[in-house]
RNA sequence: GGAGUCAGCCAGGCAAUCGCUCGGUUUAGGCUGGGAGGAAAGUCCGGGCUCCAAAGGGCAGGGUGCCAGGUAACACCUGGGAGGCGUGAGCCUACGGAAAGUGCAACAGAAAAUAUACCGCCUGCGAUACGCAGGCAAGGGUGAAAUGGUGCGGUAAGAGCGCACCGCGUGCUUGGUGACAGGCGCGGCAGUGUAAACCCCACCCGGAGCAAGACCAAAUAGGAAUCCGUAUGGUGUGGCCCGCACUUGGGUUCGGGUAGGUCGCUAUAGGUAUCUGGUGACAGAUAUCACAGAUGAAUGAUUGUCCUCGACAGAACCCGGCUUAUCGGCCGACUCCUCCU
RNA sequence: GGGCCGUUAGCUCAGUCGGUAGAGCAGCUGGCUUUUAACCAGUUUGUCGUGCGUUCGAUUCGCACACGGCCCACCA
Numbered sequence: 001g002g003a004g005u006c007a008g009c010c011a012g013g014c015a016a017u018c019g020c021u022c023g024g025u026u027u028a029g030g031c032u033g034g035g036a037g038g039a040a041a042g043u044c045c046g047g048g049c050u051c052c053a054a055a056g057g058g059c060a061g062g063g064u065g066c067c068a069g070g071u072a073a074c075a076c077c078u079g080g081g082a083g084g085c086g087u088g089a090g091c092c093u094a095c096g097g098a099a100a101g102u103g104c105a106a107c108a109g110a111a112a113a114u115a116u117a118c119c120g121c122c123u124g125c126g127a128u129a130c131g132c133a134g135g136c137a138a139g140g141g142u143g144a145a146a147u148g149g150u151g152c153g154g155u156a157a158g159a160g161c162g163c164a165c166c167g168c169g170u171g172c173u174u175g176g177u178g179a180c181a182g183g184c185g186c187g188g189c190a191g192u193g194u195a196a197a198c199c200c201c202a203c204c205c206g207g208a209g210c211a212a213g214a215c216c217a218a219a220u221a222g223g224a225a226u227c228c229g230u231a232u233g234g235u236g237u238g239g240c241c242c243g244c245a246c247u248u249g250g251g252u253u254c255g256g257g258u259a260g261g262u263c264g265c266u267a268u269a270g271g272u273a274u275c276u277g278g279u280g281a282c283a284g285a286u287a288u289c290a291c292a293g294a295u296g297a298a299u300g301a302u303u304g305u306c307c308u309c310g311a312c313a314g315a316a317c318c319c320g321g322c323u324u325a326u327c328g329g330c331c332g333a334c335u336c337c338u339c340c341u
Numbered sequence: 342g343g344g345c346c347g348u349u350a351g352c353u354c355a356g357u358c359g360g361u362a363g364a365g366c367a368g369c370u371g372g373c374u375u376u377u378a379a380c381c382a383g384u385u386u387g388u389c390g391u392g393c394g395u396u397c398g399a400u401u402c403g404c405a406c407a408c409g410g411c412c413c414a415c416c417a
Stems, first nucleotide, its partner, number of pairs: 001337006008330003012306007020035006037312001041323002044321005049209004056242004061205005066080005081095001082093004096200002101198002103194003118140002120136007148166006167189001168187008213263004223254006233247004256416003270289008307310001342413007351366004360397001368384005390406005
């Protein structure tokens, strides 16, 4: 100098004027303080909260899936193992089980999981460009995939037929909490793939959602049609059964009335700083801060000025994650290549 | 704000234990007819909304995204 990897941060700034919304204060006028994001998004997971019984048992259904830990919890995060990619820093992985069982593997091919032979190789016979019988599965061919791989021996030709190494299975053992790794021995090798096919195993999950739900006020026709049921019933939002509670029957459609207010509503698994423990995620202690809360729904407009000329995008009960969108720029750590000293 | 569906030919829709996708209407060509319609015969039709993955192979299975649609106030 070039190329790259990982981790983090910012998201136009400043000033003036006029507004909007919430809180505090004030008799009022007024004064004073706060006012979108890293994703507020998708609603894909997990939890809090509320109602259904304080959500209890079983079936069905769904989810997760190497190990250990973190956490309120998770499909998230951290550390590790195994496999794969990269020269490397590093990155990626839906990564339990295919000898519990079932299904599927089109076309091609002899044969697709049961077993088997198209070309071919070898032997024998007939008797020779060929045919018949037997042996073989090493070579060719088909296919996404062909019944362990390489080498030596062996043989008529061959073959785990025998041997060595690698792979695989299995027993013991050493290290590790564990996934797993190493070592020694035994077995000639047993069933290819697919579980993001059914399924099996282990663990987890009750349903609904703030338009949940609670209270106050107002108004009306506490109406009509139809269906189910009438206590071994019906309803209580669970898919079903049991259980529990209530019982003034319930469902659908049409019609009638009100569309006002209060709470839930933001102070919390909260932010920041320091210290301690831990490899780390994280946890603990101390100090300090108060940081949107609307309900036709605020967070804006104009002007000036500066610069690098400004992306994606707008809270609606609240948090922890994941995913997706995003103009430009800044900082740090590390790797590789080239050149110079 | 919350919950739930759908996307296949020009249009309306089928398509299940994954093996290369159809039906009706429409369009085009020919016939019949003086001509048109109707009728008869033949025929063209698809990146299966987009991307990534699982698999030998994806409309179908999984994930992400895009677009479109439906439902949800209270009282009696």

About this RNA:
Two RNAs folded together computationally: RNase P RNA and transfer RNA, 417 nucleotides in total.